[in-house]
Context: one part of a larger RNA
């Protein structure tokens, strides 16, 4: 000087408390351990691994296993020699190998040359093989915590100190005052995006107040430019104004006006560093290793196994509910190898057909909770839907291993969950549906969107994590 203390002081955070809803019990989905296996490919391991890499394993992917093949190679660049069309069809599980049949790309009159293919040889290719404790890059984490430092000066023999401590204050090393310090840098804040209000400009594919026409009905039509909206430019919020108290400061409490008030809400943004944290399987790369194999091709299988254990979720256990009928109201997005309307067929998944749309125009697209009416009346039930049987639909060469969905039948556990433990402070939690990426198909996951919409916070004694000062030290 740091680190640590079941030392002290001050302060903060859904850290506790006050509340609301969960997990832990059940069934299923998914990841992991373990076990099994020819293989169940590999990585990730307290927080910070475990719906993680994987934004989607039937084949492919695929790295694993079995079997069959191949060796200048599936791919790249040269090179020497000699040769041929390439390519397509048939045979084998395919690949490969071989045989047969057919066939001639460009320039050039031609000779010939080039592209392409394969043969031999030699350089070399190739490796998701090892080392993340050799590395780059990228990322997690403490933590969006308020810290981390430097120059000059001064003090100290020196390591170092000072500044950065102190008194106030702040979300903040934020600002003010004081001070042997005076300044500065990286962080904080602001500048960026979005959202909340208004104005101007613009008015189609969006809008319809006024006028007219028309319909069973509809901005449907003429028209309008008001409103909504769209999207560009501006305005607006700065403790600017007032009172209080404060050290006459910084700030703080309350108030006014205002759509919004003290960082308005949300996002992006992550200092010096820590964990030899993670990744050699994104990529790049040193070293080591393999080179008729640890490379490459391919059929099939596996990654989907199953006494068990754990994590993360979904659905429930019902009446604030279930079922049936009727009636409303969104937003974000996506669409030409695509989204697909009206119509017809089917109980349904879906099918036939194909208008329109490269989309503020057409489609996905009926939002669902909600509201109105009816049935059920507390039961393992008209709760719950697992499991199983049969019959189907769709995607796709192909749904046996191993897809999703539909119909009929079946109707398991489960009556609110021990110890323990998690999230959340407002348009939040809870609850309800919708869209998207990946994607042929496959979503209870992930990323977004809107609808309905709470309770509670006395407070900082305690648990956890963190910041500043101080103190002790058998630690570095």
């Nucleotide at each position: 000087u740091g680190a640590c203390g079941g030392g002290g002081g001050c302060c903060c955070g859904c850290a506790c408390a006050a509340g609301c809803g969960g997990u832990g019990g059940a069934g299923c989905a998914u990841g992991u351990u373990g076990u099994u296996u020819a293989a169940u490919u590999c990585g990730a391991g307290g927080c910070a691994a475990c719906g993680c890499g994987a934004a989607g394993a039937a084949c492919c992917u695929u790295a694993c296993c079995c079997a069959g093949a191949u060796u200048u190679g599936a791919c790249a660049u040269a090179u020497a020699c000699g040769g041929g069309g390439u390519c397509g069809g048939u045979a084998u599980a395919g690949a490969g190998a071989u045989a047969u049949c057919g066939u001639u790309c460009c320039c050039g009159c031609a000779a010939g040359g080039g592209a392409c293919c394969g043969g031999u040889g030699a350089a070399u290719a190739g490796g998701u093989g090892c080392u993340g404790c050799a590395u780059g890059g990228c990322u997690g984490u403490c933590g969006u915590c308020a810290g981390c430092u430097c120059g000059u000066g001064u003090c100290g023999u020196g390591a170092g100190a000072u500044g950065u401590u102190g008194g106030g204050u702040u979300a903040a090393g934020u600002c003010c005052c004081g001070c042997a310090a005076c300044g500065a840098g990286c962080g904080c804040a602001a500048c960026c995006c979005u959202u909340a209000u208004c104005u101007u400009u613009a008015g189609u594919u969006g809008c319809c107040a006024u006028c007219a026409g028309g319909u069973a009905a509809u901005g449907c039509u003429g028209g309008g430019a008001a409103c909504u909206c769209u999207a560009a430019a501006g305005a607006g919020a700065c403790u600017g104004c007032c009172c209080g108290g404060g050290a006459c400061a910084a700030a703080c409490u309350g108030g006014a006006g205002g759509a919004a008030g003290g960082u308005g809400g949300g996002g992006a943004u992550g200092a010096c560093g820590u964990c030899a944290a993670g990744u050699c399987c994104u990529c790049a790369u040193g070293g080591c290793c393999c080179u008729u194999a640890c490379g490459u091709c391919c059929c099939g299988g596996g990654c989907u196994a199953c006494a068990c254990a754990c994590g993360u979720g979904c659905u429930a256990c019902a009446a604030u509910g279930g079922c049936c009928g009727g009636u409303a109201c969104a937003a974000c997005g996506g669409g030409u190898u695509g989204c697909a309307a009206g119509a017809c067929c089917g109980c349904g998944a879906g099918g036939u057909g194909g208008a329109g749309c490269u989309a503020a125009u057409c489609c996905c697209u009926u939002a669902a909770a909600a509201c109105c009416g009816g049935c059920c009346u507390c039961a393992g039930u008209u709760c719950g839907g697992a499991u199983u049987g049969c019959a189907g639909u769709c995607u796709g060469c192909a749904a046996c291993u191993c897809g999703a969905c539909u119909g009929c039948a079946u109707g398991a556990a489960g009556u609110c969950g021990g110890a323990a433990u998690c999230g959340c402070u407002a348009g939040u939690a809870a609850u309800c549906g919708c869209g998207g990426a990946u994607c042929a198909g496959c979503a209870c996951g992930c990323c977004g969107c809107g609808g309905u919409g709470a309770a509670u916070a006395c407070g900082u004694u305690c648990c956890c994590g963190g910041g500043c000062c101080u103190u002790g030290u058998a630690c570095a």
About this RNA
The part of an RNA shown here (small-subunit ribosomal RNA, 3' major domain) has 476 nucleotides and comes from an uncultured prokaryote. RNAcentral holds the full RNA, with entries from ENA.